[in-house]
Context: one part of a larger RNA
RNA sequence: CCCAACGAGUUUUUGUGUUUUCUUUGUCUAAGUCCGUCAGGACGGAGGCAUAGGGAAACCGAGUGUGAAUAGCGCGAUUUUGAGAAAACGCAAAAGACCCGAAGCCAAGCGAGCUACCCAUGGCCAGGAUGAACUCUUGACGAAAGUCAGAGGGAGGUCCGGACCCACCGGCCGAGCAAUACCGGGGGAUGAGCUGUGGGUAGAAGUGAAAAGCUAAUCGAGCUUGGUAAUAGCUGGUUCUCCUCGAAAUAGCUUUAGGGCUAGCCUCUUAUGAUCCUCUUAGGGGUAGAGCACUGAAUGGGCUAAGGUGGCGCAAGCCUACUUACCCAAUCAAACUCCGAAUACUAAGAGUUAUAAUAAGGGAGUCAGACUGCGGGGGCUAAGCUUCGUAGUCAAAAGGGAAACAGCCCAGAUCGUCAUCUAAGGUCCCUAAACUAAGUUAAGUGUGAAAAGAAGUGUUUCGUCUUUGACAGAUGGGAUGUUAGCUUAGAAGUAGCUAUCAUUUAAAGAGUGUGUAACAACUCACCAUUCUAUGUUUAUCUAUGAUGAAAUGCGCUGAAAAUGUACCGGGGCUAAAACUUAGUACCGAAGAUACGGAUUCUUCAACGCAAGUUGAAGAGUGGUAGAGGAGCAUUUCUUGUGCUGUGAAGUUUUGUUGUAAGACAAGGUGGAGCGCAAGGAAGAGAGAAUGUUGGG
Numbered sequence: 001c002c003c004a005a006c007g008a009g010u011u012u013u014u015g016u017g018u019u020u021u022c023u024u025u026g027u028c029u030a031a032g033u034c035c036g037u038c039a040g041g042a043c044g045g046a047g048g049c050a051u052a053g054g055g056a057a058a059c060c061g062a063g064u065g066u067g068a069a070u071a072g073c074g075c076g077a078u079u080u081u082g083a084g085a086a087a088a089c090g091c092a093a094a095a096g097a098c099c100c101g102a103a104g105c106c107a108a109g110c111g112a113g114c115u116a117c118c119c120a121u122g123g124c125c126a127g128g129a130u131g132a133a134c135u136c137u138u139g140a141c142g143a144a145a146g147u148c149a150g151a152g153g154g155a156g157g158u159c160c161g162g163a164c165c166c167a168c169c170g171g172c173c174g175a176g177c178a179a180u181a182c183c184g185g186g187g188g189a190u191g192a193g194c195u196g197u198g199g200g201u202a203g204a205a206g207u208g209a210a211a212a213g214c215u216a217a218u219c220g221a222g223c224u225u226g227g228u229a230a231u232a233g234c235u236g237g238u239u240c241u242c243c244u245c246g247a248a249a250u251a252g253c254u255u256u257a258g259g260g261c262u263a264g265c266c267u268c269u270u271a272u273g274a275u276c277c278u279c280u281u282a283g284g285g286g287u288a289g290a291g292c293a294c295u296g297a298a299u300g301g302g303c304u305a306a307g308g309u310g311g312c313g314c315a316a317g318c319c320u321a322c323u324u325a326c327c328c329a330a331u332c333a334a335a336c337u338c339c340g341a342a343u344a345c346u347a348a349g350a351g352u353u354a355u356a357a358u359a360a361g362g363g364a365g366u367c368a369g370a371c372u373g374c375g376g377g378g379g380c381u382a383a384g385c386u387u388c389g390u391a392g393u394c395a396a397a398a399g400g401g402a403a404a405c406a407g408c409c410c411a412g413a414u415c416g417u418c419a420u421c422u423a424a425g426g427u428c429c430c431u432a433a434a435c436u437a438a439g440u441u442a443a444g445u446g447u448g449a450a451a452a453g454a455a456g457u458g459u460u461u462c463g464u465c466u467u468u469g470a471c472a473g474a475u476g477g478g479a480u481g482u483u484a485g486c487u488u489a490g491a492a493g494u495a496g497c498u499a500u501c502a503u504u505u506a507a508a509g510a511g512u513g514u515g516u517a518a519c520a521a522c523u524c525a526c527c528a529u530u531c532u533a534u535g536u537u538u539a540u541c542u543a544u545g546a547u548g549a550a551a552u553g554c555g556c557u558g559a560a561a562a563u564g565u566a567c568c569g570g571g572g573c574u575a576a577a578a579c580u581u582a583g584u585a586c587c588g589a590a591g592a593u594a595c596g597g598a599u600u601c602u603u604c605a606a607c608g609c610a611a612g613u614u615g616a617a618g619a620g621u622g623g624u625a626g627a628g629g630a631g632c633a634u635u636u637c638u639u640g641u642g643c644u645g646u647g648a649a650g651u652u653u654u655g656u657u658g659u660a661a662g663a664c665a666a667g668g669u670g671g672a673g674c675g676c677a678a679g680g681a682a683g684a685g686a687g688a689a690u691g692u693u694g695g696g
Stems, first nucleotide, its partner, number of pairs: 001696006011095014026049003032043004053060002063075004098237002101234001105227006116201009125191001127160003130156001134152003138149004164188003168185004203219001205215003240631006250263005264366002266363007274355002277351007289339001290337002295333003299329004304325004310319003369394010399410003414597004419593003425587003428571003434584007446573001452557002456554010473530005479503003484498003509524001513522002598621010632685001634682010650669008
């Protein structure tokens, strides 16, 4: 991992609701007593509930309370049911209470043959080194005490190092040789040493040179059994079918936040009888926008006025930083408003078709929501971010499109059909289906991006020049006062500052660059000549030619990333298979239509006592949690009725049949029991629980 078998809402009591069947008009007995075949039965009316209500009560009474009230109002009566029993089913409470699952808590026992410490009694420590105290009838010195030297001596939690004990490092092993070993190094090795045997101490207790270590591979409280089916707001699992409807992920409260209770939203039953939507009319509002009239913010200017700083002045007064007010111009605001929508909301009336709404009661589930569009808050106008409002989809929705892609676009799957038409989206090939017309793009733009940049290119608008010859090119001129003044060593158009005049002219700056120490030289502006641009009968003119400014369409640069092209799904595409505009076709879904079938509800008709059956018309039939309805199958019991050695059950193959769970038949195998009908009762349906047991 697979197969088979087993494996989870049960039982009792009480309460409550629904359905059905009964009983009764008051009902039930409790304790207890008696009988008993120990199943139970009889007696027992004490008492409970009911029979009249109202009031806090006194009390009154079909009424009563309130009240000043004879009013009003509340609760009642005004009679028709009320009460009870049984069964089934739904739900709740108490119990193990749908099943499995803790870590734990308590009690009683068992453990110190492991290990910790202790007690008693035994055992063990090769060899080598060092050389304490002390002694000496030894030597030297000394008056002596004694000192030094030598000889002897043999101390030590001394040294080196085996046995023995330990476990610091590395390797190896790490499904091992081994639930801690092996290999090589390492530490202690006469000591607080190591060790044999016997004995002692234990579970909130022991022992501990102390690590919460150790107490039998178990220790921040051992093990075994019991309390025990501990508890688990947590995780997992929870077994046949079809039909109808179908949610929620919100609010309030919660030692509450992944749990609950009530409400909201779903379903079923009963009752009532009209709402939703659209239109009309009537409303209130202070949002979007806008505005500056208030409250604030904020920019520029000002004849001004007041305050005020500094200066000038004899004074008058003048100038002036600043503040306040005012005027002009132009602004800003969630907590500003002189204004002010669209929607939305409320009420009334009308209309249509479709369906809802409200109340009471039974049963739930839901309280982690997700994304997208729009309106906001938080954040960085960051997030597949977070938090509200609003709408949609997903959740609980399959189908088509978006290459693939819960939340985007289209569209809501009752079943069948090798029929038709469409939606979104598409029509060169992959891949179903396409052409026409007019333009644009040259970038493979399309097929990813900004500020910014650029004689890319199309369109449009407005200027200026132009046969009195434009623009570009070529040739020539480009001067004089003057080297302008100042500055400067110098400054002559051309370092810098100031001014920027005049003259001769066709034209020529007190000079656009290069250049010089300064000049010179070259060049430019400007002028002349040359050259040369189309239509129209000529001119104006338009167009052309030239030049400049602006708007706009499509392109270009800006543009660097990590496995491999890799930002069209791919191939590939350039008068397109790209983009813009217009048109006409076609393809395209489980959508719509057509034909046929099933089923639910409503209305109508016929039949029927009823349940219901048949027919017609209309509206439906996606679905998680969940509510409701109808069935299938298994085991067994009762009653009835059957099959079976001329072959039961089981098993296997094939076929038939039902919307499904399923049912039936025939053949093989098997070898003794087994159905059907109507009811009853359940150990009543497995694919999942790291399920249990067996097998492979």

A computed fold for a 696-nucleotide part of an RNA from a bacterium, annotated as large-subunit ribosomal RNA, domain II. It matches the Rfam family "Bacterial large subunit ribosomal RNA". Its mean pLDDT, the model's own confidence on a scale to 100, is 81. The full RNA is in RNAcentral, with records from ENA.